[in-house]
A computed fold for a 79-nucleotide RNA from an Actinomycetota bacterium, annotated as c-di-GMP-I riboswitch aptamer. The model forms 95% of the base pairs in the Rfam consensus. Rfam family: c-di-GMP-I riboswitch aptamer. From the family's description: GEMM was predicted in a large-scale screen for bacterial structured RNA regulatory elements. It was read from a public genome assembly, where an Rfam model found it. NCBI's taxonomy places the organism under Bacteria, Bacillati, Actinomycetota. Model confidence (mean pLDDT): 88 of 100.

RNA sequence: GGCCAGACACGGCACACCCGUCGCGAGGCGGGGUCGCAAAGCCAGGGAGCCGCACAUCGCGGUCCGCCCAGCUGCCUCG
Numbered sequence: 001g002g003c004c005a006g007a008c009a010c011g012g013c014a015c016a017c018c019c020g021u022c023g024c025g026a027g028g029c030g031g032g033g034u035c036g037c038a039a040a041g042c043c044a045g046g047g048a049g050c051c052g053c054a055c056a057u058c059g060c061g062g063u064c065c066g067c068c069c070a071g072c073u074g075c076c077u078c079g
Stems, first nucleotide, its partner, number of pairs: 004079001005077002012037002017032006035066001041072002045069003049063005
C1' cells in the first nucleotide's frame, strides 16, 4: 500500500414528523428533528415503487439511490 472485517476513538449523515418554499403531482430545496446508517458519500446505467398524460392494453414523460443490482470515491485499525 492492497484486500477482508467492524471492536475502540475522532467525527459524519439525518427516517418519520413539523415549519417555510418550489412543483399538476410523485417529489425537490432550506430550517428544526433524530428512526436508523460503516459508505444513509457521489451517481438515475438496469430493475422495482410512485406521479402525470394518453390508452382496441402492453405507450410516453417524470420522480426516487435511506428498495435491489451495477459504477466512482472515502475516515480509522483491537484484528